Model confidence (mean pLDDT): 81 of 100. A computed fold for a 72-nucleotide RNA from a Patescibacteria group bacterium, annotated as transfer RNA. The RNAcentral record of the sequence draws on ENA. Lineage of the source: Bacteria > Bacteria candidate phyla.

[in-house]
Formats: sequence, structure tokens, C1' cells
RNA sequence: GUCCCCGUAGUUUAACGGAUAGAACAUUGCCCUGCGGAGGCAAGGAUGUGAGUUCAAUUCUCACCGGGGACA
Repeated sequence: GUCCCCGUAGUUUAACGGAUAGAACAUUGCCCUGCGGAGGCAAGGAUGUGAGUUCAAUUCUCACCGGGGACA
């Protein structure tokens, strides 16, 4: 340099173009408990960036950024 794959919460991850973007672990609060890091309930937290297509984009297209891989 060319080509391919990937990018969603702190982490691991769901989501035929139409859901309030779902869950697990973790975190915080409360309850429970002799105590607890165990158990129960609740809460906060995410679509890499910018454009485009569309009535509607996590999803499709393009560029860029980042990560991985193949070739040179």
C1' cells in the first nucleotide's frame, strides 16, 4: 500500500429497516441475615465519528477513526 473481518453499558453480548435498544456479570441503594463478599428487590449506565438513503437506521451505502487478519 491492497483486500477481508470486527466496533452496542465497566465486561461478555441480543435486537426480519418499525420494541421504551433486551439480558448476564459488575456497580450503587434498600431489604434480609448473628455477620456476610451468600439470598431478595430496585436504580443508574450503551449503538466509534461524520455524512447519505428512507416516513423510519443498531440494522442499508460512503468516508474517516480504532482493533484484528491475509498478501505485498